[in-house]
RNA sequence: UCGGGGAUCGUCUAAUGGCAGGACAGCGGCCUUUGACGUCGUUAAUCUAGGUUCGACUCCUAGUCCCCGAA
Repeated sequence: UCGGGGAUCGUCUAAUGGCAGGACAGCGGCCUUUGACGUCGUUAAUCUAGGUUCGACUCCUAGUCCCCGAA
């Protein structure tokens, strides 16, 4: 330099154009003499900037960072 892949709650991971979900963690309640375990509830995210579309995590363009390969 070229090609391919990736970026989503604090962490891990789903969502093939139609309400962004789950697990763990955190917080609160129940349970317990206390703690742990268990259980119920709850907070919290789409890498950035544009475009297409009634509607974008998803499609297109450019950029940043990470991984793999080629030279």